[in-house]
Context: one part of a larger RNA
RNA sequence: GCCGGCGAGUUAUUUUAUGUUGCGAGGUUAAGGAGUUGAUAUCCGGAGCCACAGCGAAAGCGAGUGUGAAUAGCGCGUUAAGUAACAUGAAAUAGACCCGAACCUUGGCGAUCUAACCUUGACCAGGAUGAAGCGUAGGUAACACUACGUGGAGGUCCGAACCAACCGAUGUUGAAAAAUCGGUGGAUGAGUUGAGGUUAGGGGUGAAAUGCCAAUCGAGCCAAGAGCUAGCUGGUUCUCCCCGAAAUGCGUUUAGGCACAGCGUUGGAUUUAUCUUACCGGAGGUAGAGCACUAGUCUGGUGCGGGCGGCGAAAUGCCGUACCAAAUCAUGUUAAACUCCGAAUACCGGUAAUGUUACUAUCCAGCAGUGAGACUGCGAGUGCUAAGAUCCGUGGUCAAGAGGGAAACAGCCCAGAACGCCAGUUAAGGUCCCCAAUAUAUGCUAAGUGGUUAAGGAGGUAGAGUUGCUCAGACAACUAGGAGGUUGGCUUAGAAGCAGCCAUUCCUUGAAAGAGUGCGUAAUAGCUCACUAGUCAAGCGACUCCGCGCCGAAAAUACACCGGGACUAAAGCAUAUAACCGAAACUGCGUCAUAUAGUUUACUAUAUGGGUAGGGGAGCGUACUGUUGUAGGACGAAGUCAGAUCGAAAGGACUGAUGGACGAAGCAGUAGUGAGAAUGUCGGC
Numbered sequence: 001g002c003c004g005g006c007g008a009g010u011u012a013u014u015u016u017a018u019g020u021u022g023c024g025a026g027g028u029u030a031a032g033g034a035g036u037u038g039a040u041a042u043c044c045g046g047a048g049c050c051a052c053a054g055c056g057a058a059a060g061c062g063a064g065u066g067u068g069a070a071u072a073g074c075g076c077g078u079u080a081a082g083u084a085a086c087a088u089g090a091a092a093u094a095g096a097c098c099c100g101a102a103c104c105u106u107g108g109c110g111a112u113c114u115a116a117c118c119u120u121g122a123c124c125a126g127g128a129u130g131a132a133g134c135g136u137a138g139g140u141a142a143c144a145c146u147a148c149g150u151g152g153a154g155g156u157c158c159g160a161a162c163c164a165a166c167c168g169a170u171g172u173u174g175a176a177a178a179a180u181c182g183g184u185g186g187a188u189g190a191g192u193u194g195a196g197g198u199u200a201g202g203g204g205u206g207a208a209a210u211g212c213c214a215a216u217c218g219a220g221c222c223a224a225g226a227g228c229u230a231g232c233u234g235g236u237u238c239u240c241c242c243c244g245a246a247a248u249g250c251g252u253u254u255a256g257g258c259a260c261a262g263c264g265u266u267g268g269a270u271u272u273a274u275c276u277u278a279c280c281g282g283a284g285g286u287a288g289a290g291c292a293c294u295a296g297u298c299u300g301g302u303g304c305g306g307g308c309g310g311c312g313a314a315a316u317g318c319c320g321u322a323c324c325a326a327a328u329c330a331u332g333u334u335a336a337a338c339u340c341c342g343a344a345u346a347c348c349g350g351u352a353a354u355g356u357u358a359c360u361a362u363c364c365a366g367c368a369g370u371g372a373g374a375c376u377g378c379g380a381g382u383g384c385u386a387a388g389a390u391c392c393g394u395g396g397u398c399a400a401g402a403g404g405g406a407a408a409c410a411g412c413c414c415a416g417a418a419c420g421c422c423a424g425u426u427a428a429g430g431u432c433c434c435c436a437a438u439a440u441a442u443g444c445u446a447a448g449u450g451g452u453u454a455a456g457g458a459g460g461u462a463g464a465g466u467u468g469c470u471c472a473g474a475c476a477a478c479u480a481g482g483a484g485g486u487u488g489g490c491u492u493a494g495a496a497g498c499a500g501c502c503a504u505u506c507c508u509u510g511a512a513a514g515a516g517u518g519c520g521u522a523a524u525a526g527c528u529c530a531c532u533a534g535u536c537a538a539g540c541g542a543c544u545c546c547g548c549g550c551c552g553a554a555a556a557u558a559c560a561c562c563g564g565g566a567c568u569a570a571a572g573c574a575u576a577u578a579a580c581c582g583a584a585a586c587u588g589c590g591u592c593a594u595a596u597a598g599u600u601u602a603c604u605a606u607a608u609g610g611g612u613a614g615g616g617g618a619g620c621g622u623a624c625u626g627u628u629g630u631a632g633g634a635c636g637a638a639g640u641c642a643g644a645u646c647g648a649a650a651g652g653a654c655u656g657a658u659g660g661a662c663g664a665a666g667c668a669g670u671a672g673u674g675a676g677a678a679u680g681u682c683g684g685c
Base pairs, nucleotide, nucleotide: 001685002684003683004682005681006680011094012093013092014091015090016089017088018087019086020085021084022083023082026050027049028048032044033043034042054061055060064076065075066074067073097235098234100232104225105224106223107222108221109220115199116198117197118196119195120194121193122192123191124189126158127157128156129154133150134149135148136147137146138145162186163185164184166183167182168181169180170179201217203213204212205211238619239618240617241616242615243614248261249260251258252257262370263369264367265366266365267364268363269362270361273360275355276353277352278351279350280349281348282347288341289339290338294335295334296333297332299330300329301328302327305324306323307321308320309319310318311317373398374397375396376395377394378393379392381390382389403414404413405412418591419590420589421588423587424586425585429581430580431579432565433564434563438578439577440576441575442574443573444572450567456551457550460548461547463545464544465543466542467541468540469539477535478534479533480532481531483508484507485506488502489501490500514529518527519526592609593608594607595606596605597604598603599602620674622671623670624669625668626667627666632662639658640657641656642655643654645652646651
């Protein structure tokens, strides 16, 4: 891992609601007793309980009562039948649907591992170094001191046993739940070690690491309290039918939990009270707009006041001002917390109409679930007018929704799946092939644009328009000229058309030629342009708008954002026309169910039938019990295997084989009653 078995809402008591049954202003017995039996049954037993009257804290009064001075008002009552049992839903108390802690407490068991200590033993090859002391000699007045010996000290040195464990490799379902191999440290010491003993769990022991206390240690192990508790995770077993949510508000030692409300369902009551549309009547200060207020703001005029300058010895003086500037006027504007104004929607009320088998509404009662939401359109805030961001409002979809489209794709577009059909019509979206279905007409695009993006850039190209020049010859090209005063003046080392400054920038010749358009030189020179003539011969410029294209355009595995093939008077784009394809939509034919209505007892009509949490309804099957060891059964029970059988499903028959002795169906009853999931559990492989 697979297969098989087992595996989770139970039971008791009480309360409450619904249903059924009995009796009914009453209902009912409990303990106990009688009684008989295999056990029940049956009878007695009225103690007690519930109901029949309430109100008040109570005394108490009583269809009333409490409050109160009150014969007032107000509160609660008076008008509606209960009670016992059983069944079902739910709750409370109990382990209370099942499995699951880490922990806490109590009592014991452990120092054969390990920590420390106590008692008593054992062990440490070999080599090296050579302290004190002592001896001898030297030396001293005597010591001191020196040398040579002797001597054998040391948490001394090297290094086996022994002890340790610093590095690497191997090993990592190991040979081993810490080892092996090769190096490594200590090795007479705070050394190592045997045997016996002591210290025990909030306790020990600890050269201290929260280390160790039997492969267990921030509190050992075993048993018990104990099925601790778990607002947490996981799991929770047959079928069909009807309806069908929520992810919000408020509060919470509350935020992944609860309570109440909202939204669902079932039963009952009211019976259109609801919803939609139209009309009528309302309240409003948003969008927009505006500047009348508040706050900000552009330019100009006038210029209070101030600054600055001048005059004056000074002034509370005078004059000036291309400075600042109040206020005011004109002009142009901004605003969520501005408004002289002001919609559309939405909202409230009324009237009318349609639907009465409405996803109607409201109230009462039983039972819930939900209270993590997601994306998308629109309106705002926060943020960067960032986010598959966050937080509100308002719709939609998903959630709980299948089908078609978007290549694939919960939240986008179309559309809401009861079942069957080798029928039809459409939606979104499509119609060259993959792939069902297409043609026509007029244009555009040359970029594979289509099939990614901006500012910005460009004699791409189609169309529309404005304007200028032009046979008195335009535009382009070619030939020729493009001169003189003059190197204008200044400046400068130089400045000669061309570094810079100045100048009404002049005059002459001429067809024309700037005191010079650009290149160039140190400065000249040189080239060129404007301008002019000739050659040629018919169109040539400037600008605006608009369609489709171009550049701008860099990403990590080649093509790699057309789904691919491929596509160019398209299979691209624009406009128009006519077709077709296309879904579980709609229709047709057949069938089922639910609800309502009508006829009438099985039909007809209409509507409805996606569905998670969840509510409600109806069934199937298993074991046992009663009927009953009955029907049946060796002419073959249960069980097992197979088969083209029946039913809407759970499931039920029949036949054959196997099997070899039991055993239904129906009608009732009672539950250890249905497995695929729980890192489930036991077994097998």
The part of an RNA shown here (large-subunit ribosomal RNA, domain II) has 685 nucleotides and comes from a mouse gut metagenome. Model confidence (mean pLDDT): 85 of 100. Its Rfam family is "Bacterial large subunit ribosomal RNA".